[in-house]
Context: one part of a larger RNA
RNA sequence: GGAUGAACGCUGGCGGUGUGGAUAAGGCAUGCAAGUCGAGCGGAACUAAUUUUGAAGAAGUUGAGAUUACAUCAAGGCGACGGAUUUAUUAGUUUAGCGGCGAACGAGUUAGUAACACCCUAGUCACGUACCCCGAAGUCAGAGAUAGUCCGCCGAAAGGCGGGGUAAUACCUGAUAUUGUCGCAAGACGAAAGCCGCAAGGCGCUUCGGGAUCGGCUUAGGUCCGAUCAGCUAGUUGGUAAGGUAACGGCUUACCAAGGCUAUGACCGGUAGGGGAGGUGAGAGCCUGACCCCCAACGACGAGACUGAGACACGGCUCGUACUCCUACGGGAGGCAGCAGUCGAGAAUAUUCGACAAUGGGCGAAAGCCUGAUCGAGCGACACCGCGUGCAGGAUGAAGGCCUUCGGGUCGUAAACUGCAGUAACCCCGCAGUAAUGCAAAUGAACGCGGGGCGAGAAGAGGUGGGUAACUACGUGCCAGCACCAGCGGUAAUACGUAGACCUCAAGCGUUAUCC
Numbered sequence: 001g002g003a004u005g006a007a008c009g010c011u012g013g014c015g016g017u018g019u020g021g022a023u024a025a026g027g028c029a030u031g032c033a034a035g036u037c038g039a040g041c042g043g044a045a046c047u048a049a050u051u052u053u054g055a056a057g058a059a060g061u062u063g064a065g066a067u068u069a070c071a072u073c074a075a076g077g078c079g080a081c082g083g084a085u086u087u088a089u090u091a092g093u094u095u096a097g098c099g100g101c102g103a104a105c106g107a108g109u110u111a112g113u114a115a116c117a118c119c120c121u122a123g124u125c126a127c128g129u130a131c132c133c134c135g136a137a138g139u140c141a142g143a144g145a146u147a148g149u150c151c152g153c154c155g156a157a158a159g160g161c162g163g164g165g166u167a168a169u170a171c172c173u174g175a176u177a178u179u180g181u182c183g184c185a186a187g188a189c190g191a192a193a194g195c196c197g198c199a200a201g202g203c204g205c206u207u208c209g210g211g212a213u214c215g216g217c218u219u220a221g222g223u224c225c226g227a228u229c230a231g232c233u234a235g236u237u238g239g240u241a242a243g244g245u246a247a248c249g250g251c252u253u254a255c256c257a258a259g260g261c262u263a264u265g266a267c268c269g270g271u272a273g274g275g276g277a278g279g280u281g282a283g284a285g286c287c288u289g290a291c292c293c294c295c296a297a298c299g300a301c302g303a304g305a306c307u308g309a310g311a312c313a314c315g316g317c318u319c320g321u322a323c324u325c326c327u328a329c330g331g332g333a334g335g336c337a338g339c340a341g342u343c344g345a346g347a348a349u350a351u352u353c354g355a356c357a358a359u360g361g362g363c364g365a366a367a368g369c370c371u372g373a374u375c376g377a378g379c380g381a382c383a384c385c386g387c388g389u390g391c392a393g394g395a396u397g398a399a400g401g402c403c404u405u406c407g408g409g410u411c412g413u414a415a416a417c418u419g420c421a422g423u424a425a426c427c428c429c430g431c432a433g434u435a436a437u438g439c440a441a442a443u444g445a446a447c448g449c450g451g452g453g454c455g456a457g458a459a460g461a462g463g464u465g466g467g468u469a470a471c472u473a474c475g476u477g478c479c480a481g482c483a484c485c486a487g488c489g490g491u492a493a494u495a496c497g498u499a500g501a502c503c504u505c506a507a508g509c510g511u512u513a514u515c516c
């Protein structure tokens, strides 16, 4: 000199683009972050239309009976009307449950890991791959359950039990087998599901082959410090057999052999996620691994499997441990290293915001729904970049400050004053773009352009003996203090403190920390 995810001190006008929990992988209140499909299924609820039943009430009518001169009262019967209630069908809307797909992605973090974790080179005739694409073939016949639901019951709750009955693209059986698997062959074995539509047809389902994509495994080489770590190893090294896996393999087991690694550093200890990259440097190199991208690992800690194409699974399950919460004390519930937010620790790091308009993802035939991914807004001079804090005139060189040889000098055209402009920002109006989607209607936040209005409203920090740009006065008197280095201060200090002047940088300037 350059650099930083910085912090601290003083100061602080605006915009754009970035960036912001580096410490306690410490604990977490609250809300949201993964759903969707009724064109798979049976129900349930609601609405409308048609249809069935027809309660209360009720005009009218009849009238046992009561009273009786007329008149009147009145149980009950019939009853237009009325619609409580009720049956069925159709259409529509909503949806708890069964079922399908997704939830293994996306988002977070860097604890562990010195290792095929990562980078790079090859291999897999030793392997898998849902959805997607291409090709071939098929989609026949039947059976039994179960949730929802109804009934009964237990529990404070979480939740659960028994009985009856029901559907399916749920589950199962049989048939068939171009291709498939096993096998030398003969032969044996192995499948399916329907839905929408008036129809045409469409979407599915099953099997096989190929592709694409994504992965598993193997592999030469590379990958920090310590020898004050020198020997390490019994499933250890190899073989045979069996099991297991999608797959090779001590991956596992039994038996057999006694091997295997190591100064080219085994083993042990410490530290650490790796890479693309970033910083610096003329380069070689050295240092770093924030943001963004790829890979890995992890999800309170430890262990395990289930489901599934895929997990040994952050917002799934089971068990153990610690912690927290609820409880009727019998028993239960939980996991922010998702987005916000809170406490704690810390020098230190933001809003419990808006929207699915765009991009992308899941589901769906679609409309659409969901999406703290994402896009935006908010906060922080944290960084970089840009802009502004006015322009012109103005001398009696005003007042005032400071210095002075007392003549004057300097701050200084600086100010006052006059005239002008009126940027950014702010307010109002109009238009366009993001911006495509969609038949159309419609569409969030933010930005741009034009016009009008308002209005001088916004400068500090560090330094001034030398290195190093910039000097005088006073105070102090080896005191108080300064300091990066050598050093300054003991009575004329350009080195301390204050003032004036000046220098540098400038919405920043210094200090500290770290790297080159």
Base pairs, nucleotide, nucleotide: 001516002515003514004513006512007511008510009509010508013387014386015385016384017383018382019380020379026343027342028341030340031339032338035101036100037099040098041097043095044094045093046092047091048090049089050088057081060078061077062076065073066072108298109297110296118222119221122218123217124216127215128214132211133210134209135208136207137206138205139204140174141173142172149164150163151162152161153160154159180189181188182187194203195202196201224270225269226268231261232260233259236258237257238256239255240254241253242252243251273295274294275293276292277288278287279286280285300321301320302319303318304317323334324333325332326331351377353376354375355374359373360371361370362369363368390420391419392418393417400411401410402409403408426453427452428451429450430449431448436443437442460505461504462503463502464501466485467484471500472499473498474497475496481488482487
Molecule: small-subunit ribosomal RNA, 5' domain
Organism: Candidatus Adlerbacteria bacterium GW2011_GWC1_50_9